[in-house]
Context: one part of a larger RNA
């Protein structure tokens, strides 16, 4: 390679959108490119194979034959794949009407709590631990009380909620926006799926330039513990978290489970619409969309997965191919840098 495979055994890119490509609903005509049959021509000889014949036999020779799977020209077929017209509406998509949301961007304002500053009350302790000790306090702490400053975060509601593609996303207002979902009719007529390269977006730390600093809190000190203790504990403390703009581009980025589309027993609880019936605060059937537990067939190595598949299929990217050595060298590509991407080989077991 041909396959086998990719929840955990090596394996789905982190996540969209999209460019080539690849794949593509119904139907009805046509052409005849793929196909498909029949004729021609060629597909040199030798060799292989099958059937003879020749040296005593055999290897060897020799004679016919097939074979040459292909190419080229023809005359034809039209199922099914392309192509070309023409319809059409189930797929996608457009309208109107409603509908839920912590979806995103900006700006403004709330209140509780830390710290700190100022003043009042009021005295010796506080804080902190397993137990202490470093600290802090008679220059008045700790504790209460008023008043101020300044930062971050938004108790409670809250809930296997709900939104977003994924990362994420939770105090209130208001202004802008983005998708969903239900309902209905009316229009467009396959306008779709998927996606190498390529482009956005992307948690924390991490980097610059300018801010801002309550609280936490790497690094660092300093007091415990320990045989030691560069740690666990405790007292302090800087970057850093936070804002603006602007780079990094990785995370157990997880559902370790690509996308899309169809098809295959239930039950049960929830959230968001829509119908219907009713002794209409509601209940009760039923329906679309999401989210959950559980379970039949099926699947699996087992564990489990089961209409939200890990089951039956279809279409398209993507990765894997013993262990180490390595996600490393070297070379490119990116990035201020830190490094990130792309990726080996000797060796070994």
């Nucleotide at each position: 390679c041909u396959g086998g495979g990719c929840g955990u055994a090596a394996a789905g890119c982190g996540u969209g959108c999209g460019u080539a490509g690849g794949c593509g609903g119904a139907u009805a005509a046509g052409a005849a490119a793929g196909u498909c049959a029949g004729a021609a021509g060629u597909g040199a000889a030798a060799g292989c194979c099958c059937a003879g014949g020749g040296c005593u036999c055999a290897a060897c020779c020799u004679u016919g034959g097939a074979a040459u799977u292909g190419c080229u020209u023809u005359u034809g077929a039209a199922a099914c794949u392309c192509c070309u017209u023409g319809u059409c509406u189930a797929g996608a998509g457009u309208u109107u009407g409603g509908u839920a949301g912590a979806g995103g961007a900006u700006a403004a304002c709330g209140g509780a709590a830390u710290u700190c500053c100022g003043a009042g009350u009021g005295u010796a302790g506080a804080g902190g631990u397993g137990a202490a000790a470093u600290u802090c306090g008679c220059a008045g702490a700790u504790a209460u009380u008023c008043g101020g400053a300044g930062g971050a975060a938004c108790a409670c509601c809250a809930g296997u909620u709900g939104c977003g593609a994924a990362g994420g996303c939770g105090g209130u207002u208001a202004u802008c926006u983005g998708g969903g979902c239900c309902a209905a009719u009316a229009c467009u007529g396959a306008c779709g799926c998927u996606g190498a390269g390529g482009u956005a977006c992307g948690a924390a730390a991490g980097c610059a330039u300018g801010g801002g600093g309550a609280g936490c809190a790497a690094a660092c000190a300093g007091g415990a513990u320990u045989a030691g203790a560069u740690a666990c504990c405790c007292u302090g403390g800087u970057a850093g978290u936070c804002c603006a703009u602007g780079c990094c581009g990785u995370a157990a980025a997880c559902g370790a489970u690509g996308u899309a589309u169809g098809c295959u027993a239930g039950u049960u609880g929830u959230c968001g619409g829509g119908a219907g019936u009713c002794u209409u605060a509601g209940a009760c059937u039923u329906u679309c969309g999401g989210u959950g537990a559980c379970g039949c067939a099926g699947c699996u190595a087992a564990c489990g997965c089961a209409u939200u598949a890990a089951g039956c299929a279809u279409a398209c990217c993507g990765c894997c191919u013993g262990g180490g050595g390595a996600g490393u060298a070297c070379g490119g590509u990116c990035g201020c840098a830190a490094g990130a991407u792309u990726a080996a080989a000797a060796c070994u077991c």